[in-house]
Context: one part of a larger RNA
Molecule: small-subunit ribosomal RNA, 5' domain
Organism: Chloropicon roscoffensis
RNA sequence: GAAUGAAUGCUUGCGACAAGCCUAAUACAUGCAAGUCGAGCGCACUUUUAGAGUGAGCGGCGAACGGGUGAGUAAUGCGUAAGAAUCUACCUUCUACAUAGCCAUAAAUAGGUAAAGGCCAAGUCCGGUAGAAGAUGAGCUUGCGUAAGAUUAGGUAGUUGGUGAGGUAAGAGCUCACCAAGCCAGAGAUCUUUAGCUGGUCUGAGAGGUUGAUCAGCCACACUGGGACUGAGACACGGCCCAGACUCCUACGGGAGGCAGCAGUAGGGAAUAUUGGUCAAUGGGCGAGAGCCUGAACCAGCCAUGCCGCGUGCAGGAUGACGGCCUUCUGGGUUGUAAACUGCUUUUAUAUGGGAAGAAAAAGGUCUUGCGAGACAAAUUGCCGGUACCAUAUGAAUAAGCACCGGCUAACUCCGUGCCAGCAGCCGCGGUAAUACGGAGGGUGCAAGCGUUGUCC
Numbered sequence: 001g002a003a004u005g006a007a008u009g010c011u012u013g014c015g016a017c018a019a020g021c022c023u024a025a026u027a028c029a030u031g032c033a034a035g036u037c038g039a040g041c042g043c044a045c046u047u048u049u050a051g052a053g054u055g056a057g058c059g060g061c062g063a064a065c066g067g068g069u070g071a072g073u074a075a076u077g078c079g080u081a082a083g084a085a086u087c088u089a090c091c092u093u094c095u096a097c098a099u100a101g102c103c104a105u106a107a108a109u110a111g112g113u114a115a116a117g118g119c120c121a122a123g124u125c126c127g128g129u130a131g132a133a134g135a136u137g138a139g140c141u142u143g144c145g146u147a148a149g150a151u152u153a154g155g156u157a158g159u160u161g162g163u164g165a166g167g168u169a170a171g172a173g174c175u176c177a178c179c180a181a182g183c184c185a186g187a188g189a190u191c192u193u194u195a196g197c198u199g200g201u202c203u204g205a206g207a208g209g210u211u212g213a214u215c216a217g218c219c220a221c222a223c224u225g226g227g228a229c230u231g232a233g234a235c236a237c238g239g240c241c242c243a244g245a246c247u248c249c250u251a252c253g254g255g256a257g258g259c260a261g262c263a264g265u266a267g268g269g270a271a272u273a274u275u276g277g278u279c280a281a282u283g284g285g286c287g288a289g290a291g292c293c294u295g296a297a298c299c300a301g302c303c304a305u306g307c308c309g310c311g312u313g314c315a316g317g318a319u320g321a322c323g324g325c326c327u328u329c330u331g332g333g334u335u336g337u338a339a340a341c342u343g344c345u346u347u348u349a350u351a352u353g354g355g356a357a358g359a360a361a362a363a364g365g366u367c368u369u370g371c372g373a374g375a376c377a378a379a380u381u382g383c384c385g386g387u388a389c390c391a392u393a394u395g396a397a398u399a400a401g402c403a404c405c406g407g408c409u410a411a412c413u414c415c416g417u418g419c420c421a422g423c424a425g426c427c428g429c430g431g432u433a434a435u436a437c438g439g440a441g442g443g444u445g446c447a448a449g450c451g452u453u454g455u456c457c
Stems, first nucleotide, its partner, number of pairs: 001457001003455002006453005013310003017306002020302001021268001026266003030263003035061003040058002043055005068221003077146007086138002091134007147193003154184003159181008196218004200211001202209002223244005246257004274300001276299003282296001283294004313344004323335005349394006358384001365376004401446005406427003412441005422429002
């Protein structure tokens, strides 16, 4: 000098964009965060009863995504490059089958209508099984790379390999029986400590060093430890079982719970926000659809935490005013064109009025189409928000601080103090004329910030 998820002192007008528990993976009151489908099924109830609705249940799909955290893990991880012995719900293509439906269809026959059309009734069609391929996702294997310590030198018995069997979606000591005695290690095994990894971030001319917040990819975890069930997929954060610690209820017989989801509370800490709004957009789940759910998401609130932008006025104005400070003191210098005063402007502010984009669809309608589907016209839908933005009016009106001034280092005098009180990043100042302490005047630097402290280069 640059940087920061910063903290702290003084100060503080506005906006846009971003960021916001780095500590106790400590404990959690309360609310919400995963449902949906009656076009799968029966039942009960209600009603305006040829119809419609409500409720719980069976069933289907989803809940393995999305969201959080970084405890563990120095390699069952990650990064990169490859590989063969695998699975993959929903989606796409193809084949076969069963069932139901739909579409097309000449002639004949029967009925109807002048023709087009209308009305009524009925219907509305996704799916299933098996196989092949694709897409997506996942499991497995290998090479190379991936922190420190030798004041850690030996480690290992399912250990290393073989045969056979079991097991898995799949290869394999993955498991078991038998056999052999191997395997790893000074190119650092084993042990110990520390640590999620990466794209990236910061710095630097680069090489390199540092770091891994936000965003994105992967991994691991969900009170602690263990286990399986269901399922295409979990050994499952808001599922189950067992054990443990803790908390709560109890009629003492017995039960309930898991915020490292979003808010919020206590505690810890130098330190980190609202128990907000909406599903309008984007996306997800379910559904034929309308739609329902969505603390994902989008918005709003708080905070100078950062970066960027804007403002706090502009021009004229000398009796060089008053006051302050300095002085060689009837005077002069400086503050200083600064003020007063005159003219101008109105960003911003306040008031009034106008007022967005973000929304295009889906559904419904008409037309085309054998079915999927396609085209067209009109309508409806906005949390933010009467916000942004624009116009008009008013009036300089609403808006400047902080640090420093001995050298490094831009900026000097007076008073007070008297090795005291104090300053200090280094050198060093202070013991009676201190540009170094404290105050004042003046000046310098940066500026809605300025200093200090921590950390990294």